[in-house]
Molecule: transfer RNA
Organism: Desulfobacca acetoxidans DSM 11109
RNA sequence: GGGGAUGUAGCUCAGUCGGGAGAGCGCUAGCCUCGCAUGUUAGAGGUCGCGGGUUCGAAUCCCGCCAUCUCCACCA
Numbered sequence: 001g002g003g004g005a006u007g008u009a010g011c012u013c014a015g016u017c018g019g020g021a022g023a024g025c026g027c028u029a030g031c032c033u034c035g036c037a038u039g040u041u042a043g044a045g046g047u048c049g050c051g052g053g054u055u056c057g058a059a060u061c062c063c064g065c066c067a068u069c070u071c072c073a074c075c076a
Base pairs, nucleotide, nucleotide: 001072002071003070004069005068006067007066010025011024012023013022019056027043028042029041030040031039049065050064051063052062053061
């Protein structure tokens, strides 16, 4: 330098047919308990890597860039 994959909540990930942003764990609070754990109910937490484009509408399609992983090539 070239090809491929991945990037969504604190962590692990789903969402791939363009229209509601979600699950589990974790966190906070209530109930329960003498107290803790367990159980249960509720809640907080997101520029969907970044910028631009298409569209009435983009996590999703297109272009560029960045980061990580991987393969190939080059190398004084």